[in-house]
Context: one part of a larger RNA
Parts: sequence; structure tokens; C1' cells
RNA sequence: UUGGGCGUAAAGUAUUUGUAUGUGGCUUUUUAAGUACGCCGUCGAAUCCUAAGGCUCAAACCUAGACAGGCGGUGGAAAAUACUAAGCUGUUGUACAGUAGGGGCAGAGGGAAUUUCUGGUAGAGUGGUGAAAUGAGUAGAGAUCGGAAAGAACACCAACGGCGAAGGCACUCUGCUGGGCCGACACUGACACUAAGAGAUGAAAGAUAGGAGACCGAAUGGGAUUAGAUACCCUAGUAGUCCUAUCCGUAAAUGAUGGAUACUAGGCGCUGUGCAUAUCGACCCGUGUAGUGUUGUAGCAAAUGUGUUAAGUAUCCCACCUGGGGAGUACGUUCACAAGAAUAAAACUC
Repeated sequence: UUGGGCGUAAAGUAUUUGUAUGUGGCUUUUUAAGUACGCCGUCGAAUCCUAAGGCUCAAACCUAGACAGGCGGUGGAAAAUACUAAGCUGUUGUACAGUAGGGGCAGAGGGAAUUUCUGGUAGAGUGGUGAAAUGAGUAGAGAUCGGAAAGAACACCAACGGCGAAGGCACUCUGCUGGGCCGACACUGACACUAAGAGAUGAAAGAUAGGAGACCGAAUGGGAUUAGAUACCCUAGUAGUCCUAUCCGUAAAUGAUGGAUACUAGGCGCUGUGCAUAUCGACCCGUGUAGUGUUGUAGCAAAUGUGUUAAGUAUCCCACCUGGGGAGUACGUUCACAAGAAUAAAACUC
């Protein structure tokens, strides 16, 4: 390489949009590029293989033929692919009528708690731990009752629940705004799927500038523990945590499971939305659809398990893997302010 794989053994890009590429619904028509078939030509000899032959045999030699195919020409074929032309409505999309939602951005408002400041009461303890101590406290702490300020996060509702491509999203209200789903079937008429490169988004930490700084808290100081204790525990506490603008571009970024389509037993839930039934009305019961769970048949699987949300049966496209270590490292290149990120070996060794 072929092949075989990719939940957990090596292997699914963090997610998404989309270009090239690859692949592509139903009906009729055209052409014949590829395709399959027939015929012709050609593909030096030797070699290989097969069948004969002559050296006594063998090897070697000699004669003939063939397999496997390739290339070119020509003839007719037209089911499928492709092309041409015309249609279709089931993919897709648009419009319409509804609808659920912590989807996003911005603005405004709120209460509980915490800490600090301030005033009153009171007067020796407090705090902390396994036990202590450092700490703060008669210059009046802690406790308790008023007042004020600040910053951050939003108890209950809350769920096995909802939304989002993923990261993620939750106090309340308002404005702007994206997407989904259901319905009826009006329009379009294959407009689709995938996606290298490319673009966009991307937790936390980290970076730059300016603010903010209540709590918590890397670093650091102190107290303990201990043989030691650069830790676990305690007391303080800087960066950070928060906001604005910009960068970084990584995570066990996980469902450790790429996307799309079709098919293949059921049972029991939940969410959204239709129909039917019922009713004064709403539920319930039945049924469809989109999601989200649980259990489980066949099948699959090394097992664990998975099982209409497949890891089953198939098709299409992409990413990736190919013994362990060396190593996600070196060198080079690209990106980044940096930290670093991306790409990515070999020697050697088992």
C1' cells in the first nucleotide's frame, strides 16, 4: 500500500457555515463519453507456463502454442451511470396560521445574605481545631438593636424538565433579535447530502489597557502537624475572581460515539404541538408528529453493553488509526504581545 478498523483496546476534528471535490429523487426523450459485446491491427527476441522434438537421460538447446491482459481502429447495443430536452412532487426552500423556551444582545428595577463604616445597649471573652496556636479584643471585641455604603451571586420554584451548533444559558421587567416545532397544503420544482483548504464561534486559566474590589483566594507571611512538611488543617492575604475594549484558541471541549438518508418488535414515562373523543369547560382514554428519558426483542459485540436518539441492516461524503517508549518531543515553518498553540519526524531501545 491493499485490507481492516475508530464508545471503553491506536483512532471522530471543540463546534459550526460553506468553496473546490465526491455523491445524488421520480417519469419520458436524445446522444453514445465511460460501460458491456463482436471483429481487425498491434504489443521485438529471450524469459515464465503448456505440448512435442533432438543431444543415451537431465540441465542447457530447439519447435509450436497459450494464459493474463494493454493500446489503437471499427461495428452494432442502450437496461443502468452520464449527456440533451421536457415534465413531476415525495428531498429542500419560501410564504401563511399558530406555539413553547434559563437561545442571544442591551437597558431598568429588586430582595435575602456577606463584609465594612457609624450610633445605642452591654462588659470579657471571641475566633478556630482532632487538639491547639498564630489572629482580632477593656483604646470596649464577640453578642444584640438601629442607620449607611459596597461588590458579587441570584434561595424556594427546579424536574429524570427547557433552549442553543458547540462552548454554554436561570431574580424580575422592558426593548431589539436568531433558531426550532406543529398545522393546513398556497408557491418553488431536486434547488439536495458531505466537505479538503478557508471563514466564524469557542469554558476555565492566562495576557494588554482602564476601572472595580464584598466574598473567595494561586503566590506569600505566620500558627500547627511531622523525623522533615517547600503539603493536607488554621489565621492573614497579593494576582485573580467582576466590568469595558482587545488578544489567546486550548479542556476528561465526553454521549470518550462525525454528518446525512432509508429500513428493522414492543412496554413504561416526560416536554412541545395537532386530530378525535368526552365535558358546561378542562383533564382522562385513543391517535399523529418533533424532541427527551427508561426498560427491552431480533441483530451486533472480545466482553461490558448497545438496541427506532443503534454500537443493527444498507448507501454517500469527510476526519482519523496502523506495536510500546523516544514524543505530541526536536528541527523547520505559520500564528501569538507573551505564555504558548498548530503542523510534525528520526536515531536509539524493548
RNAcentral holds the full RNA, with entries from SILVA. Predicted 3D model of a 350-nucleotide part of an RNA (small-subunit ribosomal RNA, central domain) from Capsicum baccatum. Its mean pLDDT, the model's own confidence on a scale to 100, is 87. Rfam family: Bacterial small subunit ribosomal RNA.